This is a predicted structure of a 1522-nucleotide RNA (small-subunit ribosomal RNA) from an uncultured bacterium. The sequence is in RNAcentral, with records from ENA.
[in-house]
């Protein structure tokens, strides 16, 4: 510090996710040791049991028992002493308000920080001053009598005090009055002071001393020291109160407030104060967020972060609050009191039912809740606290131990050597690799644990004693210092050291597709499962599970939850708003924010210095102590803050004064659909009236509805009425925006220009607010020509609630009033300033020229409105002085998509609705710009038998053949739009054959290896459908180093064979197709952030990315073309089986023969054609057009040749091959059957329908092939298929083999025929083991459909179509198919509008699996969350009424009463009791807020393959959208 994820790819925006740190954690697996931390985050839920606050006999009275000793005894026991002035209880003092726990409440002066208290208190402590006198009466305990189950309690009596009370005395305390000084915050403080009033006490023991008094060993009073007491001053500490500032969310909480705000007076408090009360006034708080609701203890700090921040507030420390819930006071220095009191309530317990007791949010512990959090431990040894003079007692504070890997830190689980690279595991290409120096082995070491022993520090004191000092009259006592003695350790079997033994006792967890370090095998087969995100898994999974190996961390490792970070993803540091989310529709304007120039002043902001504070701990730095570290500890820094104070005066602010550049006013002009009102004009539509006139009009893609013979449309004249204003007219003008258009008048707003004068910052923006605000809509009243939602009809359509047509009502218009929204857009807030050019246009002004014009040209200048382009900006597109550039000021708005601009609430509205505006849930994207493709019922250019122009077919018939379907035991399998369907199959009767039925075999029909035996082959007989079985017959060969080896057959054994079984979506190879279309790419350079572009586009041209020119491109490759083959012409060479002109011979005739190779031909080699020449055209090009010559002319014709790629195209049944499956069967053999079925549908063909023909007869002319298990002549036989016999040919020799159409002659005469030949019958031929299922052919007979074929559709551009026959492969036989061959031999092409396919450029796109794309809504089903909802059940709150415990306060107090007074009657004072105010719980009814449930209901979301349509994306087929 970043990374993954939207896309085919790219850049951006933007969310989601990850890597880090951290935790009071939990869970899973695992677990050696130690140190030092931490440990109920949930039910402030309930608690058994024990302990957690007592102490003082030096305040006081009283005072046991058990036990033991002695004595006595009636042997039951009694008395006395010790125990012991002890225990327990009581009066009294101090403490219990600390310490400890918890975080419920609290949004508050609660907390933090800084101040104030001149408005206060403060026990114990320190210090100073003064004092402590004289008296009195009680009450507990105790005893007696009672009540009660108990808790407890009543009455009578006795008694002490440092308990209580009265009096004296007392100042500088307090109160009142008087008056002085001084200081400040102006009302008081401080200092000094006069008079009057009035307030106090307590003694105790211990030690010492007898100087005075008394008894007198020595004591008592007394004195003294110590402790304690009272009043007062000061301090310290602690506490109370007040104030400035800071302190969460919601405005879908906007108004709150009646003791409320203030005053006067009184009361009350330690103290100010509405704190309380009476009266008076009507105030107080609030958009700088009152009030309300929700949430929350606050802080030092902790975690994270570079920081700023964000989150948190465990442990430690400070403050606050609370103590079962609510209320209340008492005591006290301090409480409205955790282990106190009273009352009410809930709960639990005891009960004799009458009544009582209790409060773990102290430490342990229990059950409960929960994912989850420890021992009913030890000790007061240390630190600290309470009491005490002290000893000492108490202390679950504390110190320790126990439990827990809960987090942090440290250590160990060995070290070295060791290659036969062992064994085993795993992988393998079978060689090996890896685990791996790892192990074993050898040599060492012993931390930790175990074991043996030794053994610090934490201990200082107190006490006793000695010396010295203080105190004192004192040597005593007491206090302090020093020394000696005597002891005090829970932890603790401590730490540490040491002995002994031996590598001995000690490694796991997660991960290994990318992010992210780490890879293979097996299993599984969209199953099981994984997953943080992207995503893996459908038979070869580095992603699931296991294994081997590896990586990471390590006594831990992973997972989960929550936090910060990354996230600049709330942006102060540090973001944005044209199109990604985001500028209010537009003005005016309040508060607020910001604000021109100059001087002076001030000092609020600002800056600097100083002072105080910012607790400690923590963080950081430097040291120190534990072996180190964690940890502990000393010092420093820091604590960015607040307050006070002293300065500075530039800037901001304030004040005074001034200025004119901002802003405004005045004067004179200018342009304009700016606004409002009134009036007025013509054209057009429609309607009405009248005329002319006749059959249609109208409308559409085509029609129909509609109108019209009752006279329409058309046309002429006239009238009515409403609405809108053609041309001018524009890229124009005006306005804040919406918007504004005939003309005239009136009223009126704003802008601009020019020149001067004036005012003197008067300005900009603008939350709320307010005004305006298209269309539609609403209300009332008018108006209504045209247009036109709704509606009706007609069409279209599968449907058509639409598009189209005919009608037509609201509405559109006017007046008044609402509504307040639009894609209200420049998708661009307002204002100011600055920063380059060029060209228009509108409105002013000025100058020059001028023909003097209201003209024209030109220059400058101000204001508007446009276009293009720099710099700059931008993700890009683009913007660019009218900024989206550079800056300043102010406002508004945004923070992933969906849910949703929705629900609820509120405000507004007559309504429609508008404004404001969420959440649950769900997804990993949604989106912007640009790129390459693909696509378009987008555009342009071009090509192709693509259309058109033609010729002939198919589709109709019959048959053949293939396919689908059906059938079947089987009808084997594959091929399925073009690019399957006379296809694989160049030929299924058996075989083929893969299918079915039945019968057989199991190392096998076939291959290799091993062992044994033997020749094998062949032949014969029997059984059987055959395979096969049985029997018989016959019996080795080759080589040799003589050992044997090999071949063939049989048997056996196991390795294995075999598979036309599956997967063409695991593959190779081969093939089809786009397409013989002209394309597909690369290197370097350049452009672009990039994907990419350029080149390859453009202008021409071509069959062609063919060539030329131009050009940020220059070159190159695969394709095109050419090179190859056939064919057309010529030359040359050669000459048999070919040919034969010349010569010769021969025949009825024939190259038949000699001979020849001239010709033809054959087959080798050459030539020839290149836009080469001429003319035109074109750009001086490429080329094109025409011509000449030529056998051939512009690639001459044909073939072979198929770029990058596409279709997961086809083929595992040609072959090869991975994986899977099968192995007495899915293999092998055999017989028979099937592949040939047949209501039907389709494809491809054949033959026809006839006269351009059929039949008969006669006569011509090919090419290319094939032939030995072959082609077969001639002859003969048969009507014929064919047969018989026999010849030639291994082929330029012989044969197949008579080509047919054609030509000539003749017949038929338009008909189901002399057309057509299907079907069927009979008889035959051939092949073959075999012709039934199931061959071909022949003869005779039979003579079906069919008379040119609907919609639709195919081929072909010249030797082509059409037509005619011939040959071949396969093959025993079987050809209408296929592959070839020649004969005869056309028509047409204007042209590219349209259909199909293709190429290039361009455009749009929401497509990229690429239009067979994408995608919307209803309905149906399942699930989820949510709104409404009659209601119903809670919670909380408010205010009203009733009620009123305990208690303070006030009043009464007839009952009662110790202290004081008394004139003895009583009084004062008080108690019980009563009443009143206030008031908790409770009761009651009302309202509000909020939550749960709720029949039914609304929409929303999600869900591989549901229904209906096709709304959007292309002109999406009616442009889309608001």
């Nucleotide at each position: 510090a970043g990374a993954g994820u939207u896309u085919g790819a790219u850049c951006c925006u933007g969310g989601c996710u990850c890597a880090g740190a951290a935790c009071g954690a939990a869970c899973g697996c695992u677990g050696g040791c130690g140190g030092a931390g931490u440990g109920c985050u949930u039910u402030a839920g309930a608690c058994a049991u024990g302990c957690a606050a007592g102490u003082c006999g030096u305040a006081c009275g009283a005072g046991a028992a058990c036990g033991u000793u002695g004595c006595c005894u009636u042997c039951g026991g009694g008395c006395a002493g010790c125990u012991a002035g002890u225990a327990a209880a009581g009066u009294g003092g101090c403490g219990c308000a600390c310490g400890g726990g918890u975080g419920a409440g609290u949004a508050a002066c609660g907390c933090g920080u800084g101040g104030g208290u001149a408005a206060u208190c403060u026990g114990c402590c320190u210090u100073c001053g003064a004092g402590a006198c004289u008296g009195g009466g009680a009450c507990a305990a105790c005893c007696c009598c009672g009540g009660g189950a108990a808790a407890c309690u009543g009455g009578a009596g006795c008694u002490a005090a440092u308990a209580c009370c009265a009096g004296a005395u007392a100042a500088g305390a307090c109160c009142a009055c008087g008056a002085g000084g001084u200081c400040c915050u102006c009302g008081g403080g401080c200092c000094a002071u006069g008079u009057g009033g009035g307030a106090a006490a307590a003694g105790g023991g211990u030690g010492g001393c007898c100087u005075c008094u008394c008894c007198u060993u020595g004591g008592a009073a007394g004195c003294u020291a110590c402790c304690g007491c009272u009043c007062g001053g000061a301090g310290a500490u602690g506490a109370g109160c007040c104030c400035g500032c800071g302190u969460c969310g919601c405005a879908u909480u906007a108004g709150c407030u009646a003791g409320u705000u203030g005053g006067u007076g009184a009361g009350g408090u330690a103290a100010c104060g509405g704190c309380u009360c009476a009266c008076c006034a009507a105030g107080g708080c609030u958009a700088c967020g009152a009030u309300g609701c929700g949430u929350a203890g606050c802080u030092g700090g902790u975690c994270u972060g570079a920081g700023a921040g964000g989150a948190c507030g465990a442990u430690c420390a400070g403050c606050c609050a609370c103590a079962c819930u609510g209320g209340a006071a008492c005591u006290g220095a301090g409480a409205c009191a955790c282990g106190g009191u009273c009352c009410a309530g809930a709960c639990u317990c005891c009960u004799a039912c009458g009544g009582g007791a209790g409060g773990c949010a102290g430490c342990a512990g229990u059950g409960g809740g929960g994912a989850a959090u420890a021992u009913u431990g030890g000790a007061c040894a240390a630190u600290g606290g309470g009491g005490g003079c002290a000893a000492c007692c108490c202390u679950g504070a504390u110190c320790c131990a126990g439990c827990a890997a809960u987090a942090c830190c440290g250590c160990g689980u060995g070290u070295g050597u060791g290659a036969a690279g062992a064994a085993g595991g795993c992988c393998u290409g079978a060689g090996g690799g890896u685990u791996g120096u790892a192990a074993a082995g050898c040599a060492c070491u012993u931390u930790c644990a175990a074991u043996u022993g030794u053994g610090a520090a934490g201990a200082a004191a107190a006490g006793u004693u000695a010396a010295c000092g203080g105190u004192u009259a004192a040597u005593a006592a007491c206090c302090g210092u020093u020394g000696a003695c005597c002891u005090u350790g829970a932890c603790g079997u401590u730490a540490a050291c040491u002995u002994u033994a031996g590598a001995a006792g000690a490694a796991g967890c997660a991960c290994c597709g990318g992010c992210u370090a780490a890879c293979u095998c097996c299993g599984u087969g969209c199953c099981a499962g994984c997953a943080g995100c992207c995503g893996c898994g459908g038979u070869a999974a580095u992603a699931c599970g296991g294994a081997g190996g590896g990586u990471g961390c390590a006594a831990g490792c992973g997972u989960u939850a929550a936090u910060c970070g990354g996230a600049a993803u709330u942006a102060c540091u540090g973001g944005g708003c044209g199109u990604a989310a985001a500028g209010c529709g537009u003005g005016c304007g309040u508060a607020g924010g910001c604000g021109g120039u100059u001087u002076a002043u001030u000092a609020a902001g600002u800056c600097a210095g100083a002072u105080g504070u910012g607790a400690a701990a923590g963080c950081c730095c430097c040291g120190g102590g534990c072996u180190u570290a964690a940890c502990c500890u000393g010092g420093g820094a820091a604590c960015u803050g607040c307050a006070u104070u002293u300065g500075a005066a530039a800037c901001u602010g304030g004040u005074c004064a001034a200025c004119u550049a901002g802003a405004g006013u005045a004067u004179g002009g200018u342009a304009g659909a700016g606004g409002a009102a009134a009036g007025u004009g013509g054209a057009a539509u429609u309607u009405c009236u009248g005329g002319u006139g006749u059959a249609g009009c109208g409308g559409u893609g085509a029609a129909a509805u509609g109108c019209g013979u009752a006279g329409a449309u058309a046309u002429c004249a006239g009238a009515a009425g409403g609405a809108a204003c053609a041309u001018c007219a524009a890229u124009g003008g005006c306005g804040a925006a919406g918007g504004c258009a005939g003309c005239u008048u009136u009223c009126u707003g704003g802008a601009c220009c020019a020149a001067u004068a004036c005012u003197g910052a008067c300005g900009c923006u603008g939350a709320g607010g307010u005004a305006c605000g298209a269309a539609a809509g609403c209300g009332u009243g008018g108006g209504u020509a045209g247009c036109a939602a709704a509606c009706a009809g007609g069409a279209u359509u599968a449907g058509a609630u639409a598009c189209c047509c005919u009608g037509g009502u609201a509405g559109u218009c006017c007046a008044c009033g609402c509504c307040g929204u639009a894609a209200a857009c420049g998708a661009u807030g307002a204002g100011c300033a600055c920063u380059g050019g060029a060209c228009g246009u509108c409105c002013g002004g000025a100058g020059g020229g001028u023909u003097c014009g209201a003209c024209c040209c030109u220059u400058c200048u101000g204001g508007g409105u446009g276009u293009c382009u720099c710099a700059g900006c931008u993700a890009a597109c683009g913007c660019a002085u009218u900024a989206a550039g550079u800056g300043c000021u102010c406002c508004g708005c945004c923070u992933g998509g969906g849910g949703a601009g929705u629900a609820c609430g509120g405000u507004c509205g007559c309504a429609a609705g508008a404004c404001u505006a969420a959440a649950a849930c769900u997804c990993a994207a949604a989106g912007g710009a640009a790129u390459u493709g693909a696509c378009g019922g987008g555009g342009g250019c071009c090509c192709g038998c693509a259309c058109a122009a033609g010729c002939g077919g198919u589709g109709g018939a019959a048959c053949a053949u293939g396919u689908g379907g059906u059938u079947u035991a089987a009808u084997u399998c594959g091929a399925u739009g073009c690019a399957a369907c006379g296809c694989g199959a160049a030929g299924a009767a058996c075989c083929u054959u893969a299918c079915c039925u039945g019968g057989u075999c199991u190392u096998g029909a076939c291959a290799u290896c091993c062992u044994c035996g033997g020749a094998c082959c062949g032949c014969u007989u029997c059984a059987g459908a055959g395979a096969u079985g049985a029997a018989g017959u016959u019996u080795c060969c080759u080589c040799u180093u003589c050992g044997g080896a090999g071949g063939c057959c049989g048997a056996g054994u196991g390795a294995c064979a075999g598979g036309u079984g599956c997967u063409g979506c695991a593959u190779g190879g081969c093939u089809g197709u786009c397409g013989u279309c002209a394309g597909c790419u690369c290197g370097u350079g350049u452009c672009g952030u990039g994907a990419g572009a350029u080149g390859u586009u453009g202008g021409g041209u071509u069959a062609a990315g063919u060539c030329c020119c131009g050009c940020a491109a220059c070159g190159a490759g695969c394709g095109c073309a050419a090179c190859c083959c056939c064919u057309a012409c010529c030359c040359u060479u050669a000459a048999u089986u070919g040919c034969c002109a010349u010569c010769g011979g021969g025949u009825u005739a024939u190259g038949c023969c000699g001979g020849g190779c001239a010709c033809u031909u054959u087959a080798g080699g050459g030539g020839g054609a290149c836009u080469g020449c001429c003319g035109g055209u074109g750009a001086c090009a490429a080329g094109c057009c025409g011509g000449a010559g030529g056998a051939g002319g512009g690639u001459g014709g044909g073939g072979a040749u198929g770029a990058c790629g596409u279709c997961a195209a086809g083929u595992c049944c040609u072959c090869a091959u991975g994986g899977c499956c099968u192995u007495u069967a899915u293999g092998a053999c055999c017989a028979g059957g099937g592949c040939u079925a047949c209501a039907c549908a389709c494809g491809u063909g054949u033959u026809a329908c006839a006269a351009u023909g059929g039949g008969a007869g006669u006569u011509a002319c090919a090419g290319a092939g094939g032939g030995a298990a072959g082609c077969u002549a001639a002859a003969c036989c048969g009507c014929g298929a064919g047969g018989u016999c026999a010849u030639g040919c291994c082929a330029a020799u012989c044969c197949c083999a008579g080509a047919a159409a054609a030509a000539c002659u003749u017949u038929c005469u338009c008909a189901g025929u002399u057309c057509g030949g299907a079907u069927c019958g009979c008889a035959g031929u051939c092949u073959g083991c075999a012709a039934c299922u199931c061959g071909a052919c022949u003869g005779c007979g039979u003579g079906a459909a069919g008379c040119u074929g609907g919609a639709a559709u195919c081929g072909c551009u010249a030797g082509u179509a059409a037509u005619c026959g011939c040959g071949g492969a396969u093959c025993a036989g079987c050809a209408c198919g296929c592959c070839g061959c020649g004969g005869u031999g056309a028509a047409u092409a204007c042209g590219u509008u349209c259909c199909c396919g293709g190429g290039c450029c361009u455009u749009g796109u929401a497509c990229a699996c690429a239009c067979c794309g994408c995608c919307c809504g209803u309905c149906a089903c399942a699930c989820c969350a949510u709104g409404g909802g009659a209601g119903c059940c809670g919670a909380c709150a408010a205010g009203g009424g009733c009620a009123g415990a305990a208690g303070u306060c006030g009043c009464c107090g007839a009952g009662c009463u110790a202290a004081c007074c008394u004139u003895c009657g009583g009084g004062a004072a008080g108690c019980a009791g009563g009443c009143g105010c206030c008031c908790a719980a409770g009761c009651u009814g009302u309202u509000g807020u909020u939550g749960a449930c709720g029949a039914c209901u609304g929409g929303g979301g999600u869900g591989a393959a549901g229904u209906c349509g096709u709304a959007a994306c292309a002109a999406g087929g009616u442009a889309a959208c608001c």
Model confidence (mean pLDDT): 83 of 100.
Its Rfam family is "Bacterial small subunit ribosomal RNA".